[in-house]
């Protein structure tokens, strides 16, 4: 340089165009003489611009980090 891929909640992963889910972790509480555990409830996310569409995590373009693979 040229090509493929991967960015979602603090973490780990779902979700192929029509009201973003779960584990776990944070918080609250109930429980205990304290605490862990359990169990209830709560909070929290689509890398960044732009296009397309009545709608976009999802399709198209760029930009950013990261990984592989050709010279």
């Nucleotide at each position: 340089a040229g090509g493929g891929g991967a960015u979602u909640a603090g973490u780990u992963u779902a979700a192929u165009g029509g009201a973003a889910a779960a584990a776990u972790g944070a918080g609250u509480g109930u429980c205990u003489c304290c605490a862990a555990a359990a169990c209830a409830c709560c909070a929290g996310a689509u890398g960044g611009g732009a296009g397309u569409u009545c709608g976009a995590u999802u399709c198209u373009c760029u930009c950013a980090u990261c990984c592989c693979c050709u010279g």

Model confidence (mean pLDDT): 86 of 100.
Predicted 3D model of a 71-nucleotide RNA (transfer RNA) from an uncultured Bacilli bacterium.
Rfam family: tRNA. For this family Rfam cites "The tertiary structure of tRNA and the development of the genetic code" (Hou, Trends Biochem Sci, 1993). By type it is a transfer RNA.